[in-house]
RNA sequence: UGCCGGGUGGUGAAAUGGUAUCACGACUGGCUCUGGACCAGUUAUUUGGGGUUCGAAUCCCUGCCCGGCAA
Numbered sequence: 001u002g003c004c005g006g007g008u009g010g011u012g013a014a015a016u017g018g019u020a021u022c023a024c025g026a027c028u029g030g031c032u033c034u035g036g037a038c039c040a041g042u043u044a045u046u047u048g049g050g051g052u053u054c055g056a057a058u059c060c061c062u063g064c065c066c067g068g069c070a071a
Base pairs, nucleotide, nucleotide: 001070002069003068004067005066006065007064010024011023012022013021018054025043026042027041028040029039030038047063048062049061050060051059
């Protein structure tokens, strides 16, 4: 420098263009002699900008960051 893949709560992952969901974590309460076990609830997310569309995590353009391959 070129090509390919990826970026979603604190972490790991889902999501046919139509309410962003699940698990773990954290917090609160319950249960218990106690608890890190169990039960209930709460919490917090789409990498930046622009475009298409009634509607974008998703499609298009252009940046940023990470990984792989080639030279």

Transfer RNA from a Patescibacteria group bacterium, 71 nucleotides, folded computationally. Rfam family: tRNA. Clan: tRNA clan. Rfam classes the family as a transfer RNA. It was read from a public genome assembly.